FMN riboswitch aptamer (RFN element) from Actinoplanes derwentensis, 174 nucleotides, folded computationally.
Rfam family: FMN riboswitch aptamer (RFN element). The literature on the family includes a 2002 paper in Proc Natl Acad Sci U S A by Winkler et al., "An mRNA structure that controls gene expression by binding FMN".
The coordinates come from a structure-prediction model, not an experiment, and the mean pLDDT is 77.
The source organism's lineage runs through Bacteria, Bacillati, Actinomycetota, Actinomycetes and Actinoplanes.
The RNAcentral record of the sequence draws on Rfam and Ribocentre.

RNA sequence: ACGCGCUGGCGGGACUCGGUGAAAUUCCGAACCGGCGGUGAUCCGACGCGAAAGCGACGGUAAGCCCGCGACCCGAUCGCCCCACCAAGGGCGAGCGGUGGACCUGGUGAGACUCCAGGGCCGACGGUUGAUCAGCACAUGCUGGUCUGACAGUCCGGAUGGGAGACAGCGCGC
Numbered sequence: 001a002c003g004c005g006c007u008g009g010c011g012g013g014a015c016u017c018g019g020u021g022a023a024a025u026u027c028c029g030a031a032c033c034g035g036c037g038g039u040g041a042u043c044c045g046a047c048g049c050g051a052a053a054g055c056g057a058c059g060g061u062a063a064g065c066c067c068g069c070g071a072c073c074c075g076a077u078c079g080c081c082c083c084a085c086c087a088a089g090g091g092c093g094a095g096c097g098g099u100g101g102a103c104c105u106g107g108u109g110a111g112a113c114u115c116c117a118g119g120g121c122c123g124a125c126g127g128u129u130g131a132u133c134a135g136c137a138c139a140u141g142c143u144g145g146u147c148u149g150a151c152a153g154u155c156c157g158g159a160u161g162g163g164a165g166a167c168a169g170c171g172c173g174c
Stems, first nucleotide, its partner, number of pairs: 002173007010165001016030004032153001033123002035069004043060003047056003064121002073098003077094006103119005125157003130147007
């Protein structure tokens, strides 16, 4: 150095101005954000060769929309718990399977969906308006009826969660 195992902490960013409106960080105009691994012709560093241009190998660095992964959602299986017991049902967990978004044009060049220029596009699930009436509460809110309505990458919530993974320490093997 490499492989395997264990432990540890780490491990996602972003609403500002104007407009409409009873109400919008949700709509409209402009603005703002981009997890992890890989690939990679950029750039940086130091090295070798060379008179030089440059060439070679090394380390770092470079993609939201190229390949894959993760979060979310769905499914069956297994385990544990609850319903006294079994079944059905419900809850939690584990690994597995599935679903799951988005790029073109021009330039350079031997070669670019990665560089440069320009123009585009994408972003889980749940929540979210006001008026009025009635009841309860009196901390100005809760419940129900009627009418109306407004749609989230950025707000609130599950989440003080989970997590791709990068790193550090220890042990074993080689």